[in-house]
RNA sequence: CCGCAUUGCUGGCAAACUAGCCGAAAGGUUAGGACGCAAAGUUUCCGGUCUAAGGCUUUUUAAAAGCUAUGGUAGCGGGACUACUGCA
Numbered sequence: 001c002c003g004c005a006u007u008g009c010u011g012g013c014a015a016a017c018u019a020g021c022c023g024a025a026a027g028g029u030u031a032g033g034a035c036g037c038a039a040a041g042u043u044u045c046c047g048g049u050c051u052a053a054g055g056c057u058u059u060u061u062a063a064a065a066g067c068u069a070u071g072g073u074a075g076c077g078g079g080a081c082u083a084c085u086g087c088a
Stems, first nucleotide, its partner, number of pairs: 003087003012037002017032006035075001041081003045078003048073003054068006
């Protein structure tokens, strides 16, 4: 350096759900809580997926419908970067 770990010692992270806060929403965050995780560490580069405030289009009295990421998701997958313990 690479590979392996399911009984990973000491330890680490924390799904759903509940409450507060932020946000138009998706969602995020803090506390509680553990479904799981051996990169569930970092990063939207690629694909997927969620949302549609603003913008655009159509109809239109009001208004409604559709499209759109510049907003999310790294616990959807791939890529990139980094890393603890033990064993070989």

A computed fold for an 88-nucleotide RNA, annotated as c-di-GMP-I riboswitch aptamer. Its mean pLDDT, the model's own confidence on a scale to 100, is 82. Of the family's consensus pairs, 95% are formed in the model. The sequence was found by an Rfam model in a public genome assembly.